[in-house]
Description:
A computed fold for a 1528-nucleotide RNA from Cylindrotheca closterium, annotated as small-subunit ribosomal RNA. Rfam family: Bacterial small subunit ribosomal RNA. The source organism's lineage runs through Eukaryota, Ochrophyta, Bacillariophyta, Bacillariaceae and Cylindrotheca.

RNA sequence: UUGAAGAGUUUGAUCAUGGCUCAGAUUGAACGCUGGCGGCAGGCCUAACACAUGCAAGUCGAACGGUAACAUUUCUAGCUUGCUAGAAGAUGACGAGUGGCGGACGGGUGAGUAAUGCUUGGGAACUUGCCUUUGCGAGGGGGAUAACAGUUGGAAACGACUGCUAAUACCGCAUAAUGUCUACGGACCAAACGGGGCUUAGGCUCCGGCGCAAAGAGAGGCCCAAGUGAGAUUAGCUAGUUGGUAAGGUAAUGGCUUACCAAGGCAACGAUCUCUAGCUGUUCUGAGAGGAAGAUCAGCCACACUGGAACUGAGACACGGUCCAGACUCCUACGGGAGGCAGCAGUGGGGAAUAUUGCACAAUGGGGGAAACCCUGAUGCAGCCAUGCCGCGUGUGUGAAGAAGGCCUUCGGGUUGUAAAGCACUUUCAGUUGUGAGGAAAAGUUAGUAGUUAAUACCUGCUAGCCGUGACGUUAACAACAGAAGAAGCACCGGCUAACUCCGUGCCAGCAGCCGCGGUAAGACGGAGGAUGCAAGUGUUAUCCGGAAUCACUGGGCGUAAAGCGUCUGUAGGUGGUUUAAUAAGUCAACUGUUAAAUCUUAAAGCUUAACUUUGAAAUCGCAGUCGAAACUAUUAGACUAGAGUAUAGUAGGGGUAAAGGGAAUUUCCAGUGGAGCGGUGAAAUGCGUAGAGAUUGGAAAGAACACCGAUGGCGAAGGCACUUUACUGGGCUAUUACUAACACUCAGAGACGAAAGCUAGGGUAGCAAAUGGGAUUAGAUACCCCAGUAGUCCUAGCCGUAAACAAUGGAUACUAGAUGUUGAACAGAUCGACCUGUGCAGUAUCAAAGCUAACGCGUUAAGUAUCCCGCCUGGGAAGUAUGCUCGCAAGAGUGAAACUCAAAGGAAUUGACGGGGGCCCGCACAAGCGGUGGAGCAUGUGGUUUAAUUCGAUGAUACGCGAGGAACCUUACCAGGGCUUAAAUGCAGAAUGACAGUUUGGGAAACCAGAUUUUCUUCGGACAUUUUGCAAGGUGCUGCAUGGUUGUCGUCAGCUCGUGCCGUGAGGUGUCAGGUUAAGUCCUAUAACGAGCGCAACCCCUAUCUUUAGUUGCCAGCGGGUUAAGCCGGGGACUCUAAAGAAACUGCCAGCGCAAGCUGUGAGGAAGGUGGGGAUGACGUCAAAUCAUCAUGCCCCUUAUGUCUUGGGCUUCACGCAUGCUACAAUGGCCGGUACAGAGGGUUGCGAUACUGUGAGGUGGAGCUAAUCCCUAAAAGCCGGUCUCAGUUCGGAUUGGGGUCUGCAACUCGACCCCAUGAAGUCGGAGUCGCUAGUAAUCGCAGAUCAGCAACGCUGCGGUGAAUACGUUCCCGGGCCUUGUACACACCGCCCGUCACACCAUGGGAGUGGGAUGCAAAAGAAGUAGUUAGCAUAACCUUCGGGAGUGCGAUUACCACUUUGUGUUUCAUGACUGGGGUGAAGUCGUAACAAGGUAACCGUACUGGAAGGUGCGGUUGGAUCACCUCC
Repeated sequence: UUGAAGAGUUUGAUCAUGGCUCAGAUUGAACGCUGGCGGCAGGCCUAACACAUGCAAGUCGAACGGUAACAUUUCUAGCUUGCUAGAAGAUGACGAGUGGCGGACGGGUGAGUAAUGCUUGGGAACUUGCCUUUGCGAGGGGGAUAACAGUUGGAAACGACUGCUAAUACCGCAUAAUGUCUACGGACCAAACGGGGCUUAGGCUCCGGCGCAAAGAGAGGCCCAAGUGAGAUUAGCUAGUUGGUAAGGUAAUGGCUUACCAAGGCAACGAUCUCUAGCUGUUCUGAGAGGAAGAUCAGCCACACUGGAACUGAGACACGGUCCAGACUCCUACGGGAGGCAGCAGUGGGGAAUAUUGCACAAUGGGGGAAACCCUGAUGCAGCCAUGCCGCGUGUGUGAAGAAGGCCUUCGGGUUGUAAAGCACUUUCAGUUGUGAGGAAAAGUUAGUAGUUAAUACCUGCUAGCCGUGACGUUAACAACAGAAGAAGCACCGGCUAACUCCGUGCCAGCAGCCGCGGUAAGACGGAGGAUGCAAGUGUUAUCCGGAAUCACUGGGCGUAAAGCGUCUGUAGGUGGUUUAAUAAGUCAACUGUUAAAUCUUAAAGCUUAACUUUGAAAUCGCAGUCGAAACUAUUAGACUAGAGUAUAGUAGGGGUAAAGGGAAUUUCCAGUGGAGCGGUGAAAUGCGUAGAGAUUGGAAAGAACACCGAUGGCGAAGGCACUUUACUGGGCUAUUACUAACACUCAGAGACGAAAGCUAGGGUAGCAAAUGGGAUUAGAUACCCCAGUAGUCCUAGCCGUAAACAAUGGAUACUAGAUGUUGAACAGAUCGACCUGUGCAGUAUCAAAGCUAACGCGUUAAGUAUCCCGCCUGGGAAGUAUGCUCGCAAGAGUGAAACUCAAAGGAAUUGACGGGGGCCCGCACAAGCGGUGGAGCAUGUGGUUUAAUUCGAUGAUACGCGAGGAACCUUACCAGGGCUUAAAUGCAGAAUGACAGUUUGGGAAACCAGAUUUUCUUCGGACAUUUUGCAAGGUGCUGCAUGGUUGUCGUCAGCUCGUGCCGUGAGGUGUCAGGUUAAGUCCUAUAACGAGCGCAACCCCUAUCUUUAGUUGCCAGCGGGUUAAGCCGGGGACUCUAAAGAAACUGCCAGCGCAAGCUGUGAGGAAGGUGGGGAUGACGUCAAAUCAUCAUGCCCCUUAUGUCUUGGGCUUCACGCAUGCUACAAUGGCCGGUACAGAGGGUUGCGAUACUGUGAGGUGGAGCUAAUCCCUAAAAGCCGGUCUCAGUUCGGAUUGGGGUCUGCAACUCGACCCCAUGAAGUCGGAGUCGCUAGUAAUCGCAGAUCAGCAACGCUGCGGUGAAUACGUUCCCGGGCCUUGUACACACCGCCCGUCACACCAUGGGAGUGGGAUGCAAAAGAAGUAGUUAGCAUAACCUUCGGGAGUGCGAUUACCACUUUGUGUUUCAUGACUGGGGUGAAGUCGUAACAAGGUAACCGUACUGGAAGGUGCGGUUGGAUCACCUCC
């Protein structure tokens, strides 16, 4: 020193990076809605656009001649006796004029100006009216001229000529220093009077004015330094330019101007050019540093319709002056003239937008005047405007029946809400009436007094009295009166961000600052109720600062997020080792001056308070000056050796350049042998080959590259460098001593080198190989694969200058634990020696401590700790594009934007999911087998089709013999027709009746409609019943994407989690991983984890063995009876069986293996052996899976209908596709006859025996049974015998005709069964596909539910007979665990790229076209100034009287504005056409990228293709997988 806050948004989640957005303050504001009062401020930011009208600068009669108007007075005339006319400057005064002062101030505006400006601080060569002070003077003359008069031109503006006249107007002469000049002798230069009083009329005196000189104050001119915007896609600019000498000019310095001389001056510390801009005190913001702004107020500057110019003057190159040119406007008699609001009001215009044609000079100030006064749109006030700041009010207290109304509701209530009403008070403000300050000081006049004077005049100063001046103003303030009376809105309510519900709407209408909201239950749209915030305002829009550490000085970064130049050399610049001395530039301290006032801060004071105002103090961070200090930096002088360098001795090396030599291999050619293929691929083909290939042997030629050694080994600045030898040559390292003495580090610009590809010229060309051709692949294949093949690859000379030129890591120096390799030389130890051990260096590599990092990771080779220097970054895209410039032969390289668009883009890590990634494991998943399906006929379901309706639902696995375990009516939900308005349930309230019901008649298809008949109880309160009305019912109507419940599937897969602890910034991880093992996250061992839960397993049921108990309806061994026969009977509990309780199995025992868990064993025992077999049992979750039609239920919808009743029809259609089954195709069979053995169920509206009957379905009849008793009930395959003999059959049974039976109101649409007859397809089934691992498959029959009957061949159960095969886990499918990559997270049915087509937007090029600005070279030349001057004119002065001096006009020269031409530069607009870019729910073509993305990707370059892209050459890992190597 009083001062510093964050939030939303990228993701499934996380951390960090990074942009976008918000909350705050501000304003000369505008707009929407609303609006009571007052105070104080403010008010054209746009068109420096154009202006009607009025006013804004006059004054002085005490400078002058005068008298047009007015007044007074006097006089005259006429007369109507108080009027008219006239005269007189006599008086007050005064139009016009001469003259003086002032119009250079005050007031306005910000166009221009990036420095002729401004700010701060200095400086020397100047001027200054009015004012102050001092000294001196003011003498004597002269000639004109306006006014005026006359004549005259012109429409006017305005003149022309003649004549008269005055001055403080003008001009000589005199005087002349203290002034100026000087050659030091001298020379030269001025003036004006006016008024008052007195007068002896001579003058005196006072006041004001005048001239010269000096000084002051205030004001102004000039010079210097520093500071004061942007752009380098502006890098060179400058000839009066820079300096000197001389002259001119100016108030004054100066190239300010001219002549001559010299060749300078400015610039990377940004000149020149372009764009923008008035500067400052200050204002806003900010913690500050900063950033932005320059309204009001104040200082400076510039401008005054545009451009130029001078005159006058103290001062101007002059806002309300002059001249000229131009544009515009106005007047005109067409000849000519007039004008300039960026003064105050006001008008038009522009614009989102900014006021009255007001009052007054009362105050303050200014001009003139001696003064009174006059003038003053400066100023003081008022008017308009919520434009801002400040203050006040719109009432106060009480008041619960928590009123009514509104809104919501779970219907109970809640809320609005003490709010209102009611009761009791008050009266600020506004209103009416009255009283009434202060702003006023003067001036004038009277008296007194002082000065002056001869003077008691005059004049001036002071004092006192009197008189008396206010626009504002109906002032402020005070008092009285009346009455709660006249006075509240705006925005918002999803998060940020304080504040929530209902209704409407239904991706519509709309909202939105960002994220985003809206597709039928919207807290986000619109309305309402309520809540919140602020309040005479409140929101929106716009601006600027803040937040933003998001340009980072305070205070950021660059391995992967944006960002290290490809590498080196090196200039300017920046930085720099140890030590001594001096200086004092930086630095530090003290003091002085300045930093205008206002502002800000602060202490007080004045308005009732505040805003506001006043007074004082402090502050004003800077600049300048004076005197000091000497540590550090710097400078100068000297010294040193640790940095750096040189010399000497060694040493390793693919360092470079040039030359020479070499062998293996490939290809080609020649010759021999030989005889049919070779080659190539996933498989092929093109290609080569009987004209002899390939193979093999020998020989020759040519070019390119150098195996093994060879290595995270070596060298080089990087790019890069590898056979051997030679020559020349650069650098490094180690060691020793000597030398130089800071010579160093970094480096903008500059220079050199710089892979591959590419280019130019000339060679060369074996192999390889862009382009190209052919063959394949493919939907296509401009690719991947194959056969050929040209540039090129190679050499020489030049160019290019880029790469993922990477360690994605600039260079230098110092410091900060280690461990282990390896290369190089040196030293020491040891050794015969190689090897070896150790030490200090220089490289290179791996791991790791501290530390750092967002994390990954880095870690003495730092991304650690520090210093110095350079380069670079600031959201993504557009874009490394356009344009400009430089370089290049070209390709192209370097530098390098914007409009527009998005709210993200990107990094690291996490959890999942996925991969045509990897590892391990499991499953009738494959394989090994058996049987099917797909072909036929039929049945059933479904799609489609049809229909009045063919009700609805289920649709990959996980719909399709599914809901339905029974559609002829009913069911039934559908359709057609006919009816009802409540069929059924429930209760309340009101009203009516004593009926209704029942019976019955008619109509009708029925429902229903219309009639007839009969007719309650009572304690009189009513009960009961019916009808009717209102609430209400009813809905198989919608939404399974609002839901509950239930269910399917992954999957009976082995997983899914939690607590505590630990690790990580965090999401998360660990546990749950690892090694074994298991059917299993089953168990064991290890272990920063220890435990636990839901799952697994077990517990439950059935079944397999045994025991005990019990013994009817079951059983019958033994005993007895008995029959043709039969547990038939007496009896029995042994057996079977029944049904209750137990036992039994646990790797328990043995052997082997193993630490253990456990595994193995034709092991033992046992009925059963390793979960014995089967069932029930389904973790966390996934699929918005299925179901609103089982049921329940929110919301919505219908209410004489979407409800309900009824008849008939439909759900049973039929060209066809699919699914699930049945029956078959036959001899392992069909048919006929005989004969044997189950289990489990069902039965009284039922099962129904014996018997009779029918060919049969069945019928008649009714014993027994409410069931271990009776019945359904015959089991069938099987077995025995016979027949058929391979055929569309004695197989197969569809279809059809005829005749029947049964159920049922009713078998037509539309039932089942029986008999006779008929006798279709089918001869084992393509691609494909399904089930099953043992009492299983296959095969055989039996029963039940539903049910009047039945479309059942379905479903659910039951038993009989009863197999084959599994080597094994490579592959297909599904799943589990671990790991890896990822641009996926709606999670691969993902994401995503480019062309093309369409719409819109901005932009580049573009033959050009049209404007603006400007350079250069010329032309031109108004007014004016300066010079010259033949012409003309000429009062003052001189004159010798001729004239001269001087002046004016004219002419001319120089400078110069407008204007014109030529040629450049630059900028804006526009432009047929054209290029790419961006954006846009559902367009086309492909699929380039992300996983090994299906050919790893990417970078550079070249060629090529509809497109993404492909290929060649070189490079990178920011590539997966496997193997090997190195290190730990």